[in-house]
RNA sequence: GAUUUAUAAAGAAGCGUGGAGAGAAUAGGCUCUAUGAAGCGCUAGCAACCCGAGAAGGGUGCUAAUUCCUGCCUCAGAGAAGGUCUUUGAGGAAAUAUAAACC
Repeated sequence: GAUUUAUAAAGAAGCGUGGAGAGAAUAGGCUCUAUGAAGCGCUAGCAACCCGAGAAGGGUGCUAAUUCCUGCCUCAGAGAAGGUCUUUGAGGAAAUAUAAACC
């Protein structure tokens, strides 16, 4: 990296370093950020996928906002206008992330 399966509405942050961006990618929205972003280190915590008799311990993972929201399809409502657009709600898909198995 490919494939398969499962999960994604809950939960859990401080310090140091670092200096301007960050929230996966592309687009739009919205949000966070000099009261200090990303990254890195330390410590702490959450969770329960795997190991384990055991939520003891260990391997990963995670610790703003639903995976921050939307994008594609279906159904329903509202609005505008002339057959397309806008918007709200519900469901599904895709994508992404994580775990386990396998190649």